Context: one part of a larger RNA
RNA sequence: UUGUGCAUAAAGCAUCUAUAGGUGGCUUUUCAAGUCUGCGGUCAAAUCCCAGUGCUCAACCUUAGACAAAUGGUGGAAAUUACCAAGCUGGAGUACGGUAGGAUGAGAGGGAAUUUUGGUGGCACGAUGAAAUGUAUAGAGAUUGGAAAAAAUACCAAUGAUGAAAGCACUCUGUUGGGCUGACAAUGACACUAUAAGACAAAAUCUAGGGGAGAAAAUGGGAUUAGAUAACCAGUAGUCCUAGCUGUAAAUGAUGGAUACUAGGCACUGUGGGUAUCAACCUGUGUAGUGUUGUAGCUAAUGCAUUAUGUAUCUUGCCUGGGGGUACGUUCAUAAAUAUGAUACUC
Numbered sequence: 001u002u003g004u005g006c007a008u009a010a011a012g013c014a015u016c017u018a019u020a021g022g023u024g025g026c027u028u029u030u031c032a033a034g035u036c037u038g039c040g041g042u043c044a045a046a047u048c049c050c051a052g053u054g055c056u057c058a059a060c061c062u063u064a065g066a067c068a069a070a071u072g073g074u075g076g077a078a079a080u081u082a083c084c085a086a087g088c089u090g091g092a093g094u095a096c097g098g099u100a101g102g103a104u105g106a107g108a109g110g111g112a113a114u115u116u117u118g119g120u121g122g123c124a125c126g127a128u129g130a131a132a133u134g135u136a137u138a139g140a141g142a143u144u145g146g147a148a149a150a151a152a153u154a155c156c157a158a159u160g161a162u163g164a165a166a167g168c169a170c171u172c173u174g175u176u177g178g179g180c181u182g183a184c185a186a187u188g189a190c191a192c193u194a195u196a197a198g199a200c201a202a203a204a205u206c207u208a209g210g211g212g213a214g215a216a217a218a219u220g221g222g223a224u225u226a227g228a229u230a231a232c233c234a235g236u237a238g239u240c241c242u243a244g245c246u247g248u249a250a251a252u253g254a255u256g257g258a259u260a261c262u263a264g265g266c267a268c269u270g271u272g273g274g275u276a277u278c279a280a281c282c283u284g285u286g287u288a289g290u291g292u293u294g295u296a297g298c299u300a301a302u303g304c305a306u307u308a309u310g311u312a313u314c315u316u317g318c319c320u321g322g323g324g325g326u327a328c329g330u331u332c333a334u335a336a337a338u339a340u341g342a343u344a345c346u347c
Stems, first nucleotide, its partner, number of pairs: 005318002007302002012316001015199003021193003025088004033081002035077005041071002049065001051063002054060001091190001092187001094185001096182004103176001106173004110153001114148007124135002162167001206244005214239001219234003256315006264293009297304002321346002329340002
């Protein structure tokens, strides 16, 4: 190199953008680099192979033949890849008209719970398996009027929507991106993937400054218990905001991306026609998604099954017992860490 693979056995980068590289729609032409082919050259001898010969046989010796691949020379072919030239519209994007959305970021407003304060009232409350710690006659709990601040947004709510992923939900008004869809305009392969690189990236941690209602690592107290580093009562960091850092998760669909093909049934979301209609429902149908069930096929099995784990092509990442994501070195970081990543030994 060939080769087996990557849902669960080792193995898909957390996700996206995009450079180099690799790969690439349809029609006609040029050319002949790749490709195929004719001829002739080189491809030493020995060895190997094959058919004989000679040593009494054999090993051995010896004669004739055969010998892959490669390389360069000279002719030819033109289906196919590349190249040249011209065109096409199905891939792709653009413009135009609609449309759904917790997609993004900014501003404004709302209600419940909590705390506090005034009134009423007058003894318990709270907690647990049971208690105690705790709160309360210095007036608690309960009820009712006012105020404050911070964080999260009940019901609707779903097998639902949306976003590349992380994620995203009270209401209203602006901002920005993407999707889907329609009729047809113009462009005319402008595409796919993607080492390096860049962007974004839950929670926790860290730096500086704010903030602190609730709940709560650590910690203290009270119990239980053999013990009780738990459950109970308190309670700090953090949780929130601003500006940065970190760069990891069972970052999961444990399933990389793109394209095409391969039975159906049922349900939901968005949208376009038809039918129908006051409207909704219903019926039939196209398309983009989200689910469920299931045939062929695949699978070690579980299961997957038009949203493939099926059939194929292109491209990228990764895998090959443990030791070990360890050691050393390097990288990056304020640090904590991260990234890269072996050997000995053993089986």
This is a predicted structure of a 347-nucleotide part of an RNA (small-subunit ribosomal RNA, central domain) from Dendrobium nobile.
The prediction has a mean pLDDT of 82.
Rfam family: Bacterial small subunit ribosomal RNA.
RNAcentral holds the full RNA, with entries from SILVA.